Small-subunit ribosomal RNA from an uncultured prokaryote, 1482 nucleotides, folded computationally. Its mean pLDDT, the model's own confidence on a scale to 100, is 82. The RNAcentral record of the sequence draws on ENA.
């Protein structure tokens, strides 16, 4: 960066639900609305009588007439309807908020105060007649009242006019005061107290205006304005003002965001936070708007009015089609929308309200009561005892045992709450009626009555019984809480990390169990944690971030010192900051929530009043910052001239011949038309070798031959001059590598492009040969770079050592000094590290830029620049859980370095060609069982497949199954032998048991326990391989390091070895090396039987054959012996070197066992065990018969050869080690043999099995051979039940390939390799040429370590870490998603222009109407609305079309990380399917 645990909602929604009390309840459609209510009142203002009731009078008893009386329809008239109550559309605005002012204002009832209330008139509602309409309403006649309406009178401290004028922040028309003129009230009733009007003033309350500061987003919205800004005069208003309107002037507002554009009522205050801050603006309260939409005025103190009015619009109704009527954003209620919000109830009893003298009469304002777990608070669902730890679930290692669980059962006890029954409030105290006092005739004051919607409620009290009352989530970590079983990457599950692929604490289910409880969850939104926006309180070398660079505008900062002012800042004091909320303290409701009281606080805002250190303003002064002046200096600073030498290229000319030239080899080019090469003289351009360096100059970019001119700059001395003149710098403006682009030169080399040639699987590259554009050079553009020190700019401050370059000091080439750069190491400090470290990335101060998870993307759109190229400027839709910095271990590298090793070399002898024999794929097959497959599978498993093995096919059978082992029960004609059938299992016949009588044995049958080479080596144990006999692999205690790790174990040496010395922040230690075991090579010692036999004695034809010996071979126990011990030489030493000594043996003598920590999910479930899962008349098991031995082919290991160092024949010597009773088998013997036959010794140092090459002689003479034997025809031997598929050997014949073997590989460094033969297991026999031993003959050759191949150790790089068989990039091709362009096309808001224009206010006319006054009427002006037109804006779709993202194991190549195979990037050009390539610079 993501995410979670907190805490809040006017919520919703799943599950569930016992009770109260307090609060709340259309967040959506300012959508439409049926029906009811919601504003009236006053008869003490008036005519007056529709209705009631009462009186009186008449009466034809039907009833009528009388306003008389109480009242009172409907009128007239007064107050009221601007309050109360709803809504949040509009509004970014003096609209809200807060603090002012108004000398520019107003104000009904109310309350105080002055003064007055004389006199006339003349209409009109109503009612009464007529009348027109469907209604709504309208019109005309006749009459008639008032506190309606109109004249006179009177009359100020009123108003207006013109003077005077103390006073006053305001000097204006200010004003106490005063003078003259001029105008202008009034209604009445009455019991005569009064109540009501009039004038004026004052007060209260309630408005109105202006004025400061404060109050979302968006600069991809930068200019806006014409009544606009001021003035002057006039209308206007309550009142000031461009409020309007004439006329003059040209202002006003803006980077401190004006203008547009988008959203929104605003406060108190609510939710969150430590807080600063973030969110919000619902209930309460204050302000403001608006009342179907737009408009417009009138009444009246107040309205441009919610339940008035007129106009135009949109909708709804009603109509007799002419015309009318309406406005729930008041209570309630309906439809609609919506995930979602209640009753068409009850009272005016209180508490406010309007009217009224009051009675009263209104009043969905209020007060209540229904609905809703929406919230908050608060009570219940019971306590106490109770173990056989019951049953029953669940788990288990399962005769048991653990959980559930003191939980149940049951014993005692308790009654809130629910039920029932009974009692039963406070809220009420006025008004008013009586009554009584005070003062004096209406007002106090006191006493008694009257009056409750809520409610028969709260509340008490009894009564009955554990009775009437518990779900939610959630258990893998973050997070409290665990097991089975189901399921198998399916189904599902998640806030993030992620689980599920056959043992899932993650998914369903069940037990247990955790957390909350009448609620638990989820989801939505908001603040937290998040110091991931950082004021408090981040950052910017490498993690995101320093502009390429200076120079400067506003703008922010700013040296010393005096002196004044008081804007900032600091105190006290005044005033405001409503209430309510928060916070404290107390109090009422049984507690609480909830409310009441007082109390603090509201951290602001205005005024006065001190105070002056800071800071700012003013004055003035100083020199150290900062500048200059004078003397030196110092450079590849910078522009323009000129000159120069080397190399290069191309002319000419001349020497010269046959090649040159180029590469890893080549070629392409060039040359007998004479090139390269060589010499000489021209021509041209471009670039300066050596000097030359860790140098120097330069704001950077960048600067390099000599000079000469112009200019700039640093530095030092010197302290002579100004006196803060300074520092940074948004916007701006200059310069600014290469590329590239424009004109117009020039053009030697060089060289994008482009051509040819090579390379390659290809080769749009790397390499070669050519080449244009450009590279030069003048003007002008462009303006980016890894423009890097990846580090902004200026000042001050913090230990040191060391080199350098320029200068001063001083006579100096010492040098202890100084100043200004340039470099290298370091202290403290810093830093995530690596690393910075007076040239800071330390410490502090200023200002500027810039960053805020990756990718989309520096990319779209829009604007600005540019001739283009492109540059700035700069997004979001979507998608990911990362993506990156530093270092660590590792492993890897076609990176380095140091070592080994039959790794190469050196030699030897194979295989690869032949034929055979095995193994194996492949194919075939009813099977051709099954594993093993690179090095580490292939003569492997198998140390032996004719049957059997045998797991495999066909085909028959069998289910208590092949075996055992227990219990039961039965048979003794059961097996067993025989006999039939039948391929055999097998199925039928016939025959038979012992006995001590207890039984024994067999067998049958039952009942438990079976079987399985079916499946997972990726559930496993054990056992092998490899790497590797390689030398490595660890730990402990210090130390280092934030840490992961490091040291140790590394360095110099040295060894076969981490073997061993030296050194050391390490000292020790373990598994691994070696050594200890064995065999073998030498001696000695004991012991001598089956072994030996020298010497002695005997016998034989011969023979240790025999007595005897132990010397000797040997046999097998023991000991010694070899350690770099001695000696030279070198080394410090370890330890090396010798053709040294001695010694059988020399340096690990030689061989063997022995295999460290680990890798490979390396092999084995078919050796064996063993977990899960499958099969149970079969995937178990009998059994014949066939397979495993097939054969167009390929491969591996082998044998036999190709011959003369051989072949044949003959002669005939010499071993080791191991076998043997169903066996070896001497001898004899037949057969040419294999072998039969007889025989004999041996349970073995006794007997037996038994060498061959070699030696000795002949003899083939280089040939497909007397060479090799395959392959076949005959005849036979043995083995076995049985040699057909399928043995093996013997004999006679027979006599194929092939004459030493491409490419390419493999063994072996000495008793080795090559060669010769012997054994032995397995096993009846054997396909053995295998495999394990065993001796016998017995060699060559290692210069060295550059290269292949493994491997070790140190160092590097690194984007790998299932670790190079690794990561990972672009195109193309599919799928899905959002975006961008697009010819259009459709909506939306506003503004500009023209035309038209209701009511409706003001003006102006008026020939009718009136005596006037004014009216109708007609008109201008303005305007709500309509309509024309053009252009901006903005939001939606859009054929096609860019490019992005994400996808399963596609296509093509392999560009990048390693030197990633052409070192990688970054700007720029240019080319290419793609990545990418190639130029210039950096």
């Nucleotide at each position: 960066g993501c995410u979670c645990a907190g805490g809040a909602u006017g919520a919703a929604c799943g599950c569930u639900a016992g009770c109260g009390g307090c609060a709340g309840g259309c967040u959506u459609a300012a959508c439409a609305c049926a029906u009811g209510c919601a504003a009236g009142u006053c008869g003490a203002a008036c005519g007056g009588u529709a209705a009631c009731a009462g009186g009186u009078c008449c009466u034809u008893c039907g009833g009528g007439a009388u306003g008389c009386u109480g009242a009172c329809g409907a009128g007239u008239g007064g107050c009221g309807c601007a309050c109360g109550g709803g809504u949040g559309c509009g509004u970014a605005a003096c609209g809200c908020g807060u603090a002012u002012g108004c000398a520019a204002c107003c104000u009904a009832c109310c309350u105080c105060u002055u003064a007055c209330u004389g006199g006339a008139g003349g209409a009109u509602a109503g009612c009464c007649c007529g009348a027109a309409g469907a209604a709504a309403u309208u019109c005309g006649g006749a009459u008639u009242a008032a506190c309606a309406c109109u004249c006179c009178a009177u009359a100020a401290u009123a108003u207006u006019a013109u003077g005077a004028g103390a006073u006053c922040a305001c000097a204006u028309u200010u004003a106490a005061u005063u003078a003259u003129a001029a105008u202008u009230a009034a209604a009445a009733c009455u019991u005569c107290g009064g109540u009501g009007g009039u004038u004026a003033g004052a007060g209260a309350u309630a408005g109105g205006c202006a004025u400061g500061c404060g109050u979302c987003c968006c600069a991809u919205u930068a200019g806006c304005u014409a009544g606009u800004u001021g003035g002057u005069a006039a209308g206007g208003u309550a009142a000031c003002g461009g409020c309007u309107u004439a006329c003059c002037a040209a202002g006003g507002c803006a980077a401190c965001g004006a203008u547009g554009g988008g959203u929104a009522g605003g406060g108190g205050g609510c939710c969150u936070g430590a807080g600063a801050g973030g969110g919000u603006g619902a209930a309460c309260c204050c302000c403001c708007a608006c009342a179907c939409u737009g408009g417009u005025a009138c009444u009246g103190a107040g309205a441009c009015a919610c339940g008035g009015a007129c106009c135009a619009g949109a909708c709804u109704c009603c109509u007799a089609c002419g015309g009318g009527a309406g406005g729930c954003a008041g209570c309630a209620g309906u439809g609609a929308g919506g995930a979602a919000u209640a009753u068409u109830g009850c009272g005016c009893a209180a508490u406010g309200g309007a009217c009224g003298a009051a009675a009263g009469u209104c009043u969905g304002a209020c007060g209540c009561a229904g609905c809703c777990a929406u919230g908050c608070c608060g009570c219940g669902u019971g306590a106490a005892g109770g173990a056989u730890g019951a049953a029953g679930g669940c788990c288990u290692u399962a005769u048991g045992g653990g959980u559930u669980g003191u939980a149940a059962a049951c014993u005692u006890c308790u009654u809130u709450u629910a039920u029932u029954u009974g009692g039963g409030a406070a809220g009420a105290a006025a008004c008013c009626c009586u009554c009584g006092g005070a003062c004096g005739u209406g007002u106090c004051c006191g006493a008694g009555g009257c009056u409750g919607a809520c409610g028969g409620u709260a509340c008490c009290a009894a009564a009955c019984g554990a009775a009437u009352a518990a779900g939610g989530a959630c258990c893998g970590g973050c997070u409290a809480a665990c097991u089975c079983c189901g399921u198998g990457c399916c189904a599902g599950c998640a806030g993030c990390c992620g689980c599920g692929g056959u043992a899932a604490u993650a998914c369903g289910g069940a037990g247990g169990g955790u957390c909350c409880a009448a609620g638990c969850g989820u989801u939505a939104u908001c603040c937290g944690g998040a110091u991931u926006u950082a004021u408090u309180g981040g950052g910017u070398u490498u993690a995101a971030a320093g502009g390429g660079u200076c120079c400067g505008u506003a703008g922010g900062c700013g040296g010393g010192c005096u002196u004044u002012u008081a804007a900032g800042u600091c105190a006290g004091a005044g005033g405001u900051g409503a209430a309510a909320g928060c916070c404290u303290a107390c109090a009422g409701c049984u507690u609480a929530a909830c409310u009441g009281u007082a109390g603090a606080a509201c951290u602001g805002c205005c005024u006065u009043u001190g105070a002056u250190a800071c800071u700012g303003g003013a004055a003035g002064u100083c020199u150290u910052g900062a500048g200059u002046a004078u003397a030196g200096u110092u450079g590849a600073a910078g522009u323009g001239g000129g000159c120069g030498g080397a190399a290069u290229a191309c002319g000419u000319c001349a020497u010269g011949u046959a090649g040159c030239g180029g590469u890893g080899a080549a070629a392409u080019g060039c040359a007998u038309a004479g090139a390269u090469a060589u010499g000489a003289c021209g021509u041209a351009g471009a670039a300066c070798a050596c000097c030359g360096a860790u140098u120097g100059c330069g704001a950077a970019g960048g600067c390099a031959g000599c000079u000469c001119a112009c200019u700039a700059a640093g530095c030092u001395a010197u302290a002579a001059c100004u006196g803060a003149c300074g520092c940074u710098g948004a916007g701006g403006g200059a310069c600014g590598a290469a590329a590239g682009c424009g004109u117009g030169g020039g053009g030697a080399g060089c060289a994008a492009a482009c051509a040819g040639g090579a390379u390659u699987a290809g080769a749009u590259a790397c390499c070669c040969u050519g080449g244009u554009a450009g590279u030069c050079c003048a003007c002008g553009c462009u303006g980016u770079a890894a423009a890097c020190g990846a580090u902004g700019a200026u000042a001050a401050c913090u230990c040191g050592c060391u080199g350098u370059u320029a200068g001063c000091g001083a006579u100096a080439c010492a040098c202890a000094g100084u100043u200004a750069g340039c470099g290298g190491c370091u202290a403290a400090g810093c830093g995530a590290a690596a690393g910075c470290g007076u040239u800071a990335a330390g410490u502090u101060a200023u200002c500027c830029a810039c960053c805020u998870g990756g990718g989309g993307a520096g990319u779209a759109c829009g604007u600005u620049c540019g001739c283009a190229a492109g540059a700035a400027u700069g997004a979001a839709a979507c998608u990911c859980a990362a993506a990156g910095g530093a270092a660590u271990u590792g492993a890897c590298g076609g990176g380095g370095g140091c070592c080994c090793g039959c790794a190469c070399a050196a030699g030897c002898g194979g295989u690869g060609g032949a034929g055979c024999a095995u193994g194996u794929g492949g194919u075939u097959u009813a099977a051709u069982u099954c594993g093993a497959u690179g090095a580490u599978a292939c003569g492997c498993g198998a140390g032996g497949a004719a049957c059997c093995u045998u797991a495999c096919c066909u085909g028959g059978g069998c289910u208590c199954a092949a075996a055992u082992g227990u219990a039961g029960a039965g048979u003794g004609a059961c097996a067993g032998a025989u006999u039939g059938g039948g391929a055999a299992a097998c199925c039928a016949g016939c025959u038979u048991u012992c006995u001590u009588c207890g039984g024994a044995c067999a067998c049958u049958u039952u009942a438990c326990a079976a079987g399985g080479u079916g499946c997972u080596g990726c559930a496993u144990g054990g056992u092998u391989g490899u790497c590797g006999u390689c030398a490595g692999c660890u730990c402990g205690u210090g130390c280092c390091g934030u840490g992961a790790g490091g040291u140790g174990u590394c360095g110099g040496g040295u060894u076969a070895a981490g073997u061993c010395c030296c050194a050391u922040a390490a000292c020790g230690a373990g598994c691994g090396c070696a050594a200890c075991c064995c065999c073998u090579a030498u001696u000695c010692u004991u012991a001598g039987u089956u072994g030996c036999c020298a010497g002695c004695g005997g016998a034989u034809a011969a023979u240790g054959c025999c007595g005897g010996g132990g010397a000797c071979u040997c046999u097998a126990g023991g000991a010694a012996a070899a350690c770099u011990g001695c000696c030279a030489g070198c080394g410090u030493a370890a330890g090396c070197u010798g053709u040294g000594a001695g010694g059988a043996a020399g340096g690990u003598g030689g061989g063997g066992a022995u295999g460290a920590c680990g890798u490979c999910a390396a092999a084995u479930c078919a050796g064996c065990a063993c977990g899960g899962c499958c099969c149970u008349u079969a995937c178990g098991u009998c059994u014949a018969g066939g397979g495993c031995u097939a054969c167009a082919c390929a491969c591996g290991u082998g044998c036999u050869a190709c011959a003369a160092u051989g072949g044949u024949a003959u002669u005939g010597a010499c071993a080791g080690a191991g076998g043997g009773c169903a066996g070896c088998u001497a001898c004899a013997u037949c057969g040419c043999g294999a072998u039969g036959u007889g025989a004999u010794g041996c349970u073995a140092a006794u007997c037996u099995c038994g060498a061959a090459a070699g030696u000795c002689u002949a003899u083939c003479u280089c040939a497909g051979u007397u060479c090799g034997g395959a392959u076949u025809g005959g005849a036979g031997u043995c083995u076995g039940c049985a040699a057909c598929c399928c043995g093996a050997c013997u004999u006679c014949g027979u006599g194929a390939a092939g004459c030493u073997g491409g490419a390419a590989u493999c063994g072996c460094u000495a008793g080795u390799a090559a060669u010769c033969g012997c054994g032995c297991a397995u096993c009846a026999g054997c396909c053995a040429u295998g495999g394990c031993g065993c001796g016998g003959u017995g060699a060559a050759u290692a210069c060295g370590u550059u290269c292949c191949c493994g491997g070790g150790c140190c160092u590097u790089g690194u984007a790998c870490a299932c670790a190079c068989c690794g990561c990972c990039c672009g195109u193309c091709a599919a799928g899905c998603c959002a975006u961008g362009g697009a010819a259009g096309c459709u909506g939306g808001g506003g503004g500009u222009g023209c035309c038209u224009g209701a009511a409706g206010u003001c003006g102006g006319u008026c020939a009718c109407c009136g005596a006037a006054a004014g009216g109708a009427g007609c008109u201008g002006c303005c305007u709500a609305g309509g309509g024309c037109a053009a252009a901006a804006c903005u939001a939606g779709u859009g054929a096609c079309u860019g490019g992005g993202g994400c996808u399963a194991a596609g296509u093509c190549g392999u560009a990048a990380c390693a030197a990633g195979g052409u070192a990688g990037c970054c700007g720029u050009a240019c080319c290419g399917g793609a990545a990418g390539g190639u130029g210039c610079g950096g």